[in-house]
Context: one part of a larger RNA
RNA sequence: GAACGAACGUUGGCGGUAUGCUUAACACAUGCAAGUCGUACGUGAAAGCUUCCUUCGGGAAGUAAGUAAAGUGGCGCACGGGUGAGUAACACGUGGAUAAUCUGCCCAGUAAUCCGGGAUAACAUCUCGAAAGAGAUGCUAAUACCUGAUAAGCCCACGAUCUCUUCGGAGAACGCGGGAAAAGGUGGGGACCUUCGGGCCUGCCGUUACUGGAUGAGUCCGCGGCCCAUUAGCUAGUUGGUAGGGUAAUGGCCUACCAAGGCUACGAUGGGUAGCUGGUCUGAGAGGAUGAUCAGCCACACUGGAACUGAGACACGGUCCAGACUCCUACGGGAGACAGCAGUGAGGAAUAUUGCGCAAUGGGCGAAAGCCUGACGCAGCAACGCCGCGUGGGGGAUGAAGCACUAUGGUGUGUAAACCCCUGUAGACAGGGAAGAACGGCACAAGUUCGUAAGGGUUUGUGUAUGACGGUACCUGUAAAGUAAGCUCCGGCUAACUCCGUGCCAGCAGCCGCGGUAAUACGGGGGGAGCAAGCGUUGUCC
Numbered sequence: 001g002a003a004c005g006a007a008c009g010u011u012g013g014c015g016g017u018a019u020g021c022u023u024a025a026c027a028c029a030u031g032c033a034a035g036u037c038g039u040a041c042g043u044g045a046a047a048g049c050u051u052c053c054u055u056c057g058g059g060a061a062g063u064a065a066g067u068a069a070a071g072u073g074g075c076g077c078a079c080g081g082g083u084g085a086g087u088a089a090c091a092c093g094u095g096g097a098u099a100a101u102c103u104g105c106c107c108a109g110u111a112a113u114c115c116g117g118g119a120u121a122a123c124a125u126c127u128c129g130a131a132a133g134a135g136a137u138g139c140u141a142a143u144a145c146c147u148g149a150u151a152a153g154c155c156c157a158c159g160a161u162c163u164c165u166u167c168g169g170a171g172a173a174c175g176c177g178g179g180a181a182a183a184g185g186u187g188g189g190g191a192c193c194u195u196c197g198g199g200c201c202u203g204c205c206g207u208u209a210c211u212g213g214a215u216g217a218g219u220c221c222g223c224g225g226c227c228c229a230u231u232a233g234c235u236a237g238u239u240g241g242u243a244g245g246g247u248a249a250u251g252g253c254c255u256a257c258c259a260a261g262g263c264u265a266c267g268a269u270g271g272g273u274a275g276c277u278g279g280u281c282u283g284a285g286a287g288g289a290u291g292a293u294c295a296g297c298c299a300c301a302c303u304g305g306a307a308c309u310g311a312g313a314c315a316c317g318g319u320c321c322a323g324a325c326u327c328c329u330a331c332g333g334g335a336g337a338c339a340g341c342a343g344u345g346a347g348g349a350a351u352a353u354u355g356c357g358c359a360a361u362g363g364g365c366g367a368a369a370g371c372c373u374g375a376c377g378c379a380g381c382a383a384c385g386c387c388g389c390g391u392g393g394g395g396g397a398u399g400a401a402g403c404a405c406u407a408u409g410g411u412g413u414g415u416a417a418a419c420c421c422c423u424g425u426a427g428a429c430a431g432g433g434a435a436g437a438a439c440g441g442c443a444c445a446a447g448u449u450c451g452u453a454a455g456g457g458u459u460u461g462u463g464u465a466u467g468a469c470g471g472u473a474c475c476u477g478u479a480a481a482g483u484a485a486g487c488u489c490c491g492g493c494u495a496a497c498u499c500c501g502u503g504c505c506a507g508c509a510g511c512c513g514c515g516g517u518a519a520u521a522c523g524g525g526g527g528g529a530g531c532a533a534g535c536g537u538u539g540u541c542c
Stems, first nucleotide, its partner, number of pairs: 001542001003540002006538005013389005019382002021347001026345003030342003035075003040072002043069001048063006082300003092224007101217002106213008114148001116146002123138006154179003158175002161172004184205006192199002226272003233263003238260008275297004279290004302323005325336004353379001355378003361375001362373004392422004402413004426483001428478005436469001441464010486531005491512003497526005507514002
């Protein structure tokens, strides 16, 4: 000199834009942060309104409405959001391998979606319990569950063939034998059938099997990036083989048996520290330091362990076990997990609102309308950083007064002020007033496509609706210089000098050093210098 997620002192007008617990991965009151689908399914209210009855308390039926609600079922909850404790490791970065693998939803294609069955929740009744909750009996449905049929393609075994090959095997097509599937819902309808529900036809949404793609993920390997040798030896599932098990998959991943290996001075093992990277800061560069915000990857979710479900987890707001802690209890037993967003206590030099909205972007569910979304978009707080603007402009000498200095003549503050003439940024007030919103839905029209048709899908056009921010940005006008300057320094380094006070005292200080009676170095006044809504100090890094 540059930088900062800074803090402290002091001062403080406005706007834009970023950023904001670096400490205790300490403990947490309260609210919210993951639901959705009635076009999968069986149930199904209350208030209100109408009618009727009434002992005037009320009761019944209809409507509300197949609405609210709980339940079965499907998809999601493995994303998004947080944190950096652990980890020196194939965790990360980079380049490869997978002939050792999986992949829900999505896209393209192929073939199907047949016939049946038994339950169970909800519900009702009863029982136990303080509660959390649990149990018994009975009833019922499904795209829930199950048997069977069928199998283009798929899986397994065998046979023979071809191609490729890292010589282990892989791929392709053929034959024979064996094996595994499904679910329906809904819109519309001319003819035909009908038990009047529908069948049937057709459109849409689904379902099953398979192939390919896309996306995502698993696993393996080469190379690369911390400190300590005052850590020199480490290792028995250890190193390799065979066989088996296990996994989506290779492998001591696991087991049995066999062999005795494997790593290490190019630093094993041990200890310390640490999430890694793109980047960031600095520097002419080489390098050094760093890893907040943003982005990629990893790890974790009170501590430790385990599996279940699932395409995907060994799962932050799931389950089970143990532990510590907190709370409730009728003492028998239960409940909980903010390193989600706010917020509280504690710690600390130190870090914000228990705000608004789903209008936009994105995500989940749904055919859709839509619902949910502390992701996100916004607003609030903080000069914490960066950037921009303002605090007025021109004129004005008898160089006023005051103050300071003085050689007592004067000099400085100083065109500075007063005074005159203007301007109107920001702020205040008044008026106008956006973009962010066009997708989707609905209606109509036209084209196209499936279909005999009815009807549906799709494309385009027109119309219609939607804004948290917010009456915000922005524009115009009104009044008025009116509301807006401080901080540090002035011995040298280093820009800026005098007077008084003090008298090695009080004090200053980054280094050299100042102060013991004329201190440009302490304290104050005047003056000056430098930065400026900041200025200094401290800390850290280059």